[in-house]
Molecule: transfer RNA
Organism: Defluviitaleaceae bacterium
RNA sequence: GCUCGAGUGGCGGAACUGGCAGACGCACAGGACUUAAAAUCCUGCGAGGUUACACUCGUGCCGGUUCGAUUCCGGCCUCGAGCA
Repeated sequence: GCUCGAGUGGCGGAACUGGCAGACGCACAGGACUUAAAAUCCUGCGAGGUUACACUCGUGCCGGUUCGAUUCCGGCCUCGAGCA
C1' cells in the first nucleotide's frame, strides 16, 4: 500500500428486506427480607433539561441518500486478520 472484519450505556452484548434504539445479562443505587449480612424479590439506572414531569440530543467522527439510517453510500479515525 491492497482486501476483509469490528467500533452501540459503567462493562459484555442484541436490534439488518431501512420503521418506537439500547432487548438480555453483569455492575451500580434505593427499598423489602434479616439481629446483621449474603442470597432472593421489587424499583431505578445514556447525556442535557425540569422541583418532578414534559421536552431535546444520543449507535467511533464528518457528510450524503431517504418521510424515516445502528442498518444504505462516500471520506476519515482506531483495533484485529490476511496479502504484498